THF (Tetrahydrofolate) riboswitch aptamer from a Mollicutes bacterium, 93 nucleotides, folded computationally. The organism belongs to Mollicutes, within Bacteria.

RNA sequence: UUCAGAGUGACUGUUCCGCGUCAAGUGUUACACCAUGGGAUGUCGGGUGUAAACGAACACUUUAGGUGGCGAUGGGGCAGUGCGUCCGCUGAC
Numbered sequence: 001u002u003c004a005g006a007g008u009g010a011c012u013g014u015u016c017c018g019c020g021u022c023a024a025g026u027g028u029u030a031c032a033c034c035a036u037g038g039g040a041u042g043u044c045g046g047g048u049g050u051a052a053a054c055g056a057a058c059a060c061u062u063u064a065g066g067u068g069g070c071g072a073u074g075g076g077g078c079a080g081u082g083c084g085u086c087c088g089c090u091g092a093c
């Protein structure tokens, strides 16, 4: 010098524990901010807040409650996938 590899935010599936079903949450749009392989930087990706629009599956029961569902629902475990640029790290020639 060249080649290869490790490693993020996240994404998907599954399982467990929850929440809602008297509608929160999820998702969408706009604005602001934050974080994002080991370092720097970065978005059409991620998170938070505010505002707006849209929007749902309940059933049975012994009716406090319980059970079974439903929600593009929250979190944990497991498995798989997995940084754009530059630099660095590891290995090989």
Stems, first nucleotide, its partner, number of pairs: 002092004010081009019071003028052007038087005058068004
It was read from a public genome assembly, where an Rfam model found it.